Notes:
A computed fold for a 73-nucleotide RNA from an Elusimicrobiota bacterium, annotated as transfer RNA. The sequence is in RNAcentral, with records from ENA and MGnify. RNAcentral records the identical sequence in 2 taxa. Rfam family: tRNA. The family's RNA type in Rfam is transfer RNA. From the family's description: Transfer RNA (tRNA) molecules are approximately 80 nucleotides in length. Rfam links the family to the GO term triplet codon-amino acid adaptor activity. NCBI's taxonomy places the organism under Bacteria, Pseudomonadati, Elusimicrobiota.

RNA sequence: GGGCCUGUAGCUCAGCUGGGAGAGCGCCCGCCUCGCACGCGGGAGGUCGUGAGUUCGAAUCUCAUCAGGUCCA
Numbered sequence: 001g002g003g004c005c006u007g008u009a010g011c012u013c014a015g016c017u018g019g020g021a022g023a024g025c026g027c028c029c030g031c032c033u034c035g036c037a038c039g040c041g042g043g044a045g046g047u048c049g050u051g052a053g054u055u056c057g058a059a060u061c062u063c064a065u066c067a068g069g070u071c072c073a
Stems, first nucleotide, its partner, number of pairs: 001072007010025004019056001027043005049065005
């Protein structure tokens, strides 16, 4: 220098035939208990790495760019 993969909630990750942004753990509140843990119920939390383009509409398609990984040179 070139090819490919990954980037989504605090963490680990789903969601990619374009239209509802989600799960588990964690966090907060409540129930339960003499109290804690467990269990149950509810809640907060995300410019979908960044910028631009296509489209009525983009996490998803296209381009550029940044970070990490991997292969080639």